[in-house]
RNA sequence: GGAUGAUGCCCCUAGGGUUCCGGUCCCUUUUCAGGGAUGACUGGUCCGAGAGGGGUUCACCGUUGGUGCCGUUGUCCCCUGGGAGAACGGCACCAACGGCGGCACGGAGGGAGAAAAGCCCGGGAGAC
Repeated sequence: GGAUGAUGCCCCUAGGGUUCCGGUCCCUUUUCAGGGAUGACUGGUCCGAGAGGGGUUCACCGUUGGUGCCGUUGUCCCCUGGGAGAACGGCACCAACGGCGGCACGGAGGGAGAAAAGCCCGGGAGAC
């Protein structure tokens, strides 16, 4: 200096604003109801973490069992040459189980949408 890998999703929380509900204030109304404003309104709905939590999945490593192929050794059958099956090893796949997935300071600006954010751009720019 270069390459590869460091998983995806779901639930929740920190946090977020104000579309809807509710609250508060004002206006209208015989009543019912309606309209406007307000998130420096606790809330419900809603959005929501690479560096937060949990779950599951996936990758990698290993164990056990099974299946298939290959190699080595030797056994048996028929015997021009083939077949059966055993042990060990290797590779691949399947199932179950276990291990493991480290580290991580970070703008401004832009985007989505009702709007905002620790969401997305983004493990970005940059710093060490």
Guanidine-I riboswitch aptamer from Synechococcus sp. CS-1328, 128 nucleotides, folded computationally. Taxonomically the source falls in Synechococcus (Bacteria, Bacillati, Cyanophyceae, Synechococcales). Rfam family: Guanidine-I riboswitch aptamer. Its family is annotated with regulation of gene expression in the Gene Ontology.